[in-house]
Context: one part of a larger RNA
RNA sequence: CGCACGAGACUUGAGGAGGUUCUUCUUUAGUACGAGAGGAUUUAGAAGGACGCACCUCUGGUGUUCCAGUUGUCGCGCUAGCGGCACGGCUGGGUAGCUAUGUGCGGAAAGGAUAAACGCUGAAAGCAUAUAAGCGUGAAGCCCUCUCCAAGAUGAGGUCUCGUAAGAGCGAAAGCUCGAAAGCCCCCUGGAAGACUACCAGGUCGAUAGGUCGGAUGUGUACGCGCAGCAAUGCGCUUAGCUAACCGAUACUAACGGGCGAAUG
Numbered sequence: 001c002g003c004a005c006g007a008g009a010c011u012u013g014a015g016g017a018g019g020u021u022c023u024u025c026u027u028u029a030g031u032a033c034g035a036g037a038g039g040a041u042u043u044a045g046a047a048g049g050a051c052g053c054a055c056c057u058c059u060g061g062u063g064u065u066c067c068a069g070u071u072g073u074c075g076c077g078c079u080a081g082c083g084g085c086a087c088g089g090c091u092g093g094g095u096a097g098c099u100a101u102g103u104g105c106g107g108a109a110a111g112g113a114u115a116a117a118c119g120c121u122g123a124a125a126g127c128a129u130a131u132a133a134g135c136g137u138g139a140a141g142c143c144c145u146c147u148c149c150a151a152g153a154u155g156a157g158g159u160c161u162c163g164u165a166a167g168a169g170c171g172a173a174a175g176c177u178c179g180a181a182a183g184c185c186c187c188c189u190g191g192a193a194g195a196c197u198a199c200c201a202g203g204u205c206g207a208u209a210g211g212u213c214g215g216a217u218g219u220g221u222a223c224g225c226g227c228a229g230c231a232a233u234g235c236g237c238u239u240a241g242c243u244a245a246c247c248g249a250u251a252c253u254a255a256c257g258g259g260c261g262a263a264u265g
Stems, first nucleotide, its partner, number of pairs: 001152001005163007015149004021049006033038001051106005059100004066093005071086006111143002117137004167178004183260004187203005208254003211250005218242002224237005
């Protein structure tokens, strides 16, 4: 830009892409077969490999924004307590998120037409013959079935819902300008969304983010004081103190403001 008014949703599926995998064990059965050695077709069940998709409950990893311990040195006048630097100084753990080696699921089943192959009826050719007319069975393959994309499928599909102003000004008329609906955009607050864009949640008629409060989680018992000890240190107040991204609540802070937009062609 188009899809013949302007919008918001939900869809159909022409067409396209992906997947449709492999092994072992048990049973049928030590059966059929075979002199024996050996050893099935088939049926039913179970387990697993690789691959794929999703997820983070569990097991782990990471987690330089959380907690603790600790070395050297410097600073806060000193002590105590903290802080800076030294690979996050080193070490032990670890929330959210992300993640695999973790967890869940998948390949199936069904239908149609067939290949090789096997048949029914059956003449030409009184017989025979699956074939000449006709009718069947039959594969991981084909068309579907399963998953995803998909109406620019210009052949531009379908359904539902919302808007219905048609007013004013100018003009002889054609027409032009303004106003204006549903709705949308810019902008702003943000996001398990994201390169950008897009998408999603919100913008005071508000819980969108931050803050605050409560909780969870993690760390592991803070500072200070008291007691014991010459002291190092230990014990008590104390399962303390602190706590990121998590779960809720709460307008305290920030979401100010601006524009586009329909009856023609």